[in-house]
Context: one part of a larger RNA
RNA sequence: AACGAACGUUGGCGGCGUGCCUAACACAUGCAAGUCGAGCGCGAGUGGCUUCGGUCACUUGAGCGGCGCACGGGUGAGGAACACGUGAGUAAUCUGCCCCAGAGUCUGGGAUAACCGUCCGAAAGGAUGGCUAAUACUGGAUAAGCUCACGAGGCCGUAGGGCCUUGGGAGAAAAGCUCCGGCGCUUUGGGAUGAGCUCGCGGCCCAUUAGGUAGUUGGUGAGGUAAUGGCUCACCAAGCCUACGAUGGGUAACUGGUCUGAGAGGAUGAUCAGUCACACUGGAACUGAGACACGGUCCAGACUCCUACGGGAGGCAGCAGUGGGGAAUAUUGCGCAAUGGAGGAAACUCUGACGCAGCAACGCCGCGUGGGUGAUGAAGGUCUUCGGAUCGUAAAGCCCUGUAAGGAGGGAAGAACUUUGACGGUACCUCCAAAGUAAGCACCGGCUAACUCCGUGCCAGCAGCCGCGGUAAUACGGAGGGUGUAAACGUUGUUC
Numbered sequence: 001a002a003c004g005a006a007c008g009u010u011g012g013c014g015g016c017g018u019g020c021c022u023a024a025c026a027c028a029u030g031c032a033a034g035u036c037g038a039g040c041g042c043g044a045g046u047g048g049c050u051u052c053g054g055u056c057a058c059u060u061g062a063g064c065g066g067c068g069c070a071c072g073g074g075u076g077a078g079g080a081a082c083a084c085g086u087g088a089g090u091a092a093u094c095u096g097c098c099c100c101a102g103a104g105u106c107u108g109g110g111a112u113a114a115c116c117g118u119c120c121g122a123a124a125g126g127a128u129g130g131c132u133a134a135u136a137c138u139g140g141a142u143a144a145g146c147u148c149a150c151g152a153g154g155c156c157g158u159a160g161g162g163c164c165u166u167g168g169g170a171g172a173a174a175a176g177c178u179c180c181g182g183c184g185c186u187u188u189g190g191g192a193u194g195a196g197c198u199c200g201c202g203g204c205c206c207a208u209u210a211g212g213u214a215g216u217u218g219g220u221g222a223g224g225u226a227a228u229g230g231c232u233c234a235c236c237a238a239g240c241c242u243a244c245g246a247u248g249g250g251u252a253a254c255u256g257g258u259c260u261g262a263g264a265g266g267a268u269g270a271u272c273a274g275u276c277a278c279a280c281u282g283g284a285a286c287u288g289a290g291a292c293a294c295g296g297u298c299c300a301g302a303c304u305c306c307u308a309c310g311g312g313a314g315g316c317a318g319c320a321g322u323g324g325g326g327a328a329u330a331u332u333g334c335g336c337a338a339u340g341g342a343g344g345a346a347a348c349u350c351u352g353a354c355g356c357a358g359c360a361a362c363g364c365c366g367c368g369u370g371g372g373u374g375a376u377g378a379a380g381g382u383c384u385u386c387g388g389a390u391c392g393u394a395a396a397g398c399c400c401u402g403u404a405a406g407g408a409g410g411g412a413a414g415a416a417c418u419u420u421g422a423c424g425g426u427a428c429c430u431c432c433a434a435a436g437u438a439a440g441c442a443c444c445g446g447c448u449a450a451c452u453c454c455g456u457g458c459c460a461g462c463a464g465c466c467g468c469g470g471u472a473a474u475a476c477g478g479a480g481g482g483u484g485u486a487a488a489c490g491u492u493g494u495u496c
Base pairs, nucleotide, nucleotide: 001495002494003493005492006491007490008489009488012367013366014365015364016363017362018360019359020325025323026322027321029320030319031318034067035066036065039064040063042061043060044059045058046057047056048055049054074278075277076276084202085201086200087199088198089197090196093195094194098191099190100189101188102187103186104185105184106140107139108138109137115130116129117128118127119126120125146171147170148169150167151166152165153164154163155162156161176183177182204250205249206248211241212240213239216238217237218236219235220234221233222232223231253275254274255273256272257268258267259266260265280301281300282299283298284297303314304313305312306311331357333356334355335354339353340351341350342349343348370400371399372398373397380391381390382389383388404437406432407431408430409429410428414423440485441484442483443482444481445466446465447464451480452479453478454477455476461468462467
């Protein structure tokens, strides 16, 4: 000097920030991811028309289907690793939605949920018969271009190779809706964005860890992947790493940054931003453009709950909140008004992201607790050499002011966009009353700014170091006075 601090004493206001560092301990309750009727059929209700068969419009419910749920939000357990940082490579790759351009969108079919029955179960849930639709599923057609194998030619490269032109052959597409404006669907090329993989270099400790390794190292072939590769497998060879520290052990998320320091360096990685990893513990895949998926699935385990004992349900390291641990860390608040996100053609719906408010001197900054005048140097306290000195212009008194707090009136910007403001009757402005409501804490032997009296008597006690205290203690305790700082001041802890 600094702090995500804690503790003690004290405490007026505001602005901006920050707030479980410990048990990645266990969690009651509510909310945190839905949306689309302009993809589809149906149930219920209301209203209009009706030839009483229906039909139209609206509201609402679950279902099929589409997109989203891989973002956003949390945490730092694990991990010493291409995890991160930085710089390259990908001629070894993928990329939904978005943008640009080319080509197309032809013709058929069978189901199924919802629904209606029957049945099983305590429940969670399930079985079976029947009906129905689609942008759900599926057969066929077409193929500029695409993919595959074969053939010809050209250009380029870094070895495998890449790009372009061309021949015939084989293979694979599509979906409709509409308020008629459009919105979609299929395929191809390019872009953008995002991601995968590979490599050089860089950043912890221990040698009281010296040898480690059999898919191990390489090759051939195959499988697998979006893609290279022992990634996996069969066979073959015997390699590969290592004192420039392998292997083993310990510790740790990494970075931009932050703190300190003249710098070099040291320490650190809260908030904010980028990356990674994880989601009760362990394992696995499914769907999908993308996950091996926090609020998805399956299996195993521990724990909790329900049960009719047969069987089921759950996962706050989301926002609040509870118990526990701890020196210690907040409200079960308001709103989608703004910014951003998902869905939708839109209206809009959802959004504990976010914007705000609440609590806390936890931090930084600002303001106030009054200003002027006032000597008989009042009273009183303390000291005294008893003369006086000091608190001290300090107080009282007199004259003023009106910040903050309080009362009254007005009252925003933030809205882009006709509408729409949680914050909020907030900020701010004007007026009113009134010195009235607002100062403590630590220290005073030296270091180190600040001294006397009384009490105590190696006791009681102090102490960061040196050291004080055994009868005149500026060092203990009290008082008066002083010094420092100030809504704080000290102590403790940690870093430089």